[in-house]
RNA sequence: ACCGAGAUUACAGCGCCAUGGCCCGACAUAGGAGAGCGGGUUGACGAGGUGGGAAUCUAUCGAAACGUUCGGCGGAUAAUUCCCCGGCAGCACAGUCGUCAUGAUGAUCCCAAACCGGACCGGUAACGGUCCGACAAUCGGUCGUCAGUGUGCAAC
Numbered sequence: 001a002c003c004g005a006g007a008u009u010a011c012a013g014c015g016c017c018a019u020g021g022c023c024c025g026a027c028a029u030a031g032g033a034g035a036g037c038g039g040g041u042u043g044a045c046g047a048g049g050u051g052g053g054a055a056u057c058u059a060u061c062g063a064a065a066c067g068u069u070c071g072g073c074g075g076a077u078a079a080u081u082c083c084c085c086g087g088c089a090g091c092a093c094a095g096u097c098g099u100c101a102u103g104a105u106g107a108u109c110c111c112a113a114a115c116c117g118g119a120c121c122g123g124u125a126a127c128g129g130u131c132c133g134a135c136a137a138u139c140g141g142u143c144g145u146c147a148g149u150g151u152g153c154a155a156c
Base pairs, nucleotide, nucleotide: 014074015073016072017071020042021041022040023039024038025037045062046061047060051084052083053082054081055080056079085098086097087096088095090153091152092151093150094149102147103146104145105144106143107142108141109140116133117132118131119130120129121128122127
């Protein structure tokens, strides 16, 4: 370095919840159903994202659906402001950005999972899980355009 097996982690679009939906059980019944009871299940699909601290807050992007991805609780790497640290020129200040350490904008390139279809596994069931098959936007790469380092000092 490669191959195989196992365990843990890869924890923040993340976790949780019943008052909704659904399943099972018990009770009851000739048989069945409803309410109530007990247990369970569902309840956001991935992409991207953290210099340290504090405050605020309805926290970026698209996919699906249009019936719960509803409603709510907690959290949070977003955003804004302040302080500190750091990059942008040797120093200071200002400005700007966050370690790939200019911003805005246009073109182009690249990238997903769910849903759905198929195969299979677990569960009495609701349902959960694995594998295969398709498609985004933001970000990012490349190119273009516009804007974007000034003042002072030091050194030469």

GlmS glucosamine-6-phosphate activated ribozyme aptamer from a Thermomicrobiales bacterium, 156 nucleotides, folded computationally. The coordinates come from a structure-prediction model, not an experiment, and the mean pLDDT is 77. The source organism's lineage runs through Bacteria, Pseudomonadati, Thermomicrobiota, Thermomicrobia and Thermomicrobiales. It matches the Rfam family "glmS glucosamine-6-phosphate activated ribozyme aptamer". Rfam classes the family as a riboswitch. Gene Ontology terms of the family: catalytic activity and regulation of gene expression. It was read from a public genome assembly, where an Rfam model found it.